[in-house]
A computed fold for a 385-nucleotide part of an RNA from Wenzhouxiangella sp., annotated as large-subunit ribosomal RNA, domain III. Its Rfam family is "Bacterial large subunit ribosomal RNA". Rfam links the family to the GO terms ribosome and structural constituent of ribosome. The coordinates come from a structure-prediction model, not an experiment, and the mean pLDDT is 83. The organism belongs to Wenzhouxiangella, within Bacteria.
Context: one part of a larger RNA
Formats: sequence, structure tokens, C1' cells
RNA sequence: GAGUAACGAUAAAGGCGGUGAAAAACCGCCUCGCCGAAAGCCCAAGGUUUCCUGCGCAACGUUAAUCGGCGCAGGGUUAGUCGGCCCCUAAGAUGAGGGCGAGAGCCGUAAUCGAUGGGAAACAGGUUAAUAUUCCUGUACCGCACAUGACUGCGAUGGGGGGACGGAGUAGGCUAAGUGAGCCGGGUGACGGAAGUCCCGGUUUAAGUGAGUAGGGAGUGUGUUUAGGUAAAUCCGGACGCACAAUCCUGAGACACGAUGACGAGUGCCCACGGGCGCGAAGUCACUGAUGCCAUGCUUCCUGGAAAAGCCUCUAAGCUACAGGUCAUGCGCGACCGUACCGCAAACCGACACAGGUAGGCAGGGUGAGAAUCCCAAGGCGCUU
Repeated sequence: GAGUAACGAUAAAGGCGGUGAAAAACCGCCUCGCCGAAAGCCCAAGGUUUCCUGCGCAACGUUAAUCGGCGCAGGGUUAGUCGGCCCCUAAGAUGAGGGCGAGAGCCGUAAUCGAUGGGAAACAGGUUAAUAUUCCUGUACCGCACAUGACUGCGAUGGGGGGACGGAGUAGGCUAAGUGAGCCGGGUGACGGAAGUCCCGGUUUAAGUGAGUAGGGAGUGUGUUUAGGUAAAUCCGGACGCACAAUCCUGAGACACGAUGACGAGUGCCCACGGGCGCGAAGUCACUGAUGCCAUGCUUCCUGGAAAAGCCUCUAAGCUACAGGUCAUGCGCGACCGUACCGCAAACCGACACAGGUAGGCAGGGUGAGAAUCCCAAGGCGCUU
């Protein structure tokens, strides 16, 4: 220079009360404004205690601060079913032997790893200051072991099936959700209107049972035979007959139970004013209707669109009425790791409480073709002078 520029989106504040040494900024209430395919909610990565409570205000906060993602202390993350671990493999990696190379090392068979993919099973309500598909209540389900009973050819690192998959287009059936009416509870004018107006609520799971529905797919069953599937096979494939036109497989949703439960507008009592304990009405129908489900469907196209295991089945070695297998019932077990909080952001990546960047999911009302636009709901904010 200069107490100058600046104080980081022009979404916006105002009033009353509280606390306090002190209040424009903290807390409570009321009004106003902003977002609302987000400036809301869930969740992955990443962060690593920032979460909650108490006590503080030196420093940090572009101002003040009684406040804070700040300081100090205490507390907080509960799982057979969520995710991992586990089983399986992809690209890729490592790599016994092996090949190559002055050396370091490079390549690579068997094999072992490696998810961003495949593989068993849980929902609803309640609860904490802070966790919940984890705790509690209610109702389920899966796997394994054992026991009992009934029936019984069982057996694999091997064979076969299946898992198992592209793009585009597409009619239909549903549901979520929404809207309206009915019903239930409550309120109602001091100008007109008032039995016709206004406000609130009207919800309910998985699983199991029955039926297997709309729909989709395949001919199905059986007999004989067989150069194939590295051996075998009753399995798969091939061939030839017979019977049946129906049968089988798959499959949303709806209905009943679950549920004499829970939730629920409201209301009663108590209160330390933070809250706590109870009671509890109605809980139906219609319409609209998804980008969700049936559906990895169907149609069509050429560029022809993972693998392996779990699973089903077949036998080999072998085992013999033992073991083993199937079904039912009962009983027991289900470890370990993650779980707080932020997560379009003041907590991640950007030296900052930085107008930048950040995968996935949810998707209400009016307008509308629409996830556009504008205005709103739930919810969240008014961007620290």
C1' cells in the first nucleotide's frame, strides 16, 4: 500500500421466547422464502470415530459464538437367512516338473489363485441418546449331523443333461403406485351458500396350504435295436415300431389362512415438560396404471452373442441285504469377519468447511408425450459475516 480488496454462488428473511458475561448467526415456537429425477431417501467405493451424550471456547470456523465435522471425557456398531469368508469359474496372475536366456530373468504344462459373474435360506411390527432384515415380539425358512420308522441298488475327480446368456422390435396378462367414491372419527361462518362444504385416516409380510390361473414351452409314454458320448451305462445321442391327443414342464398374479395378531385417526391418565403408560373407530369398492413382474418369454436380424461348480441322471472300481440311498417325524448345531457415521458431500478426490469431479438403486401430486418445464408433497434447506 491499507484498515483498502475480500469474507467463496443474489434460495431471504422477520417476530416472540430461552440460555448466557455477551446473541443477526445457538435452542424453542410462529410467519416468510428455496429444492423437490433433488439441494430428498437407500447403497458401493473412499474416509476411519467424523456417530451419541456431558463439560468447554485458547487454537481451528474467512465475523461473533453460549454453537460445531473443534478440545477433553464417557458411551455406541449384536446376524444360520444382509454382504464377505465358503463352493465355482472369467479376463488375468502365480507356476512343481519343462523350454529359453551371460546374469537378473522370460515363457509355459499340470496345478493353484482370481468377481466386476454362477451357487441354500426371513419377513412384518416394536424398541435406543446413539444398532437393527442383527435386539425384542409374532410367524417362517435353509443346510448339516444324529435318532426312530417305512421303503430301497447304492456308488465318481468319469459320461450325459442342466446351469447357459446377443441386438432390435413386440401384443397381452398382472402388480406396485396413484385417483375417486363408500365407510369411520372430528370441525363448521360474524356476508351469500351448508343433509351437497372443509380436515385426518382407511394399512398389513414372508413362508406354508389349496387350486394350480392369464400366459409360455415341449409331442408324451413305452418296446426293440445301436459303428457314437476315450472304459461301462438302464443315462444322452442315432434307427425302427406301438399307444395316446392329450400329457408333461414352466409360470406372474388373484383367492383363503397367516391375522381373535400387529398397525391405525383419535382419545384417557401421569409427567421431572424431555416424555411415559394405556384404550382404540373404519380398515371396502371402482377406475387409471408402469420403465416393475410373467419374461433368460415371443418375433425377427446377423456380426451368431462366457466358463465352471452347486443341481438332476448314468454307470466303473467296489460294497453286500452291512454300508449307502429316498421319504417322514423328532432333536441338536449353524463358527469367523463387516455392520457406528458421511456418502453429489463441510466427513470421498481436488493444499481450504473449495461454485469442480464422484458407479448403482427409489421415483408421489397438478401441467404435460415425457425422468422436459413451472408449481407443490414426503423430506431437506435459507448456502458461517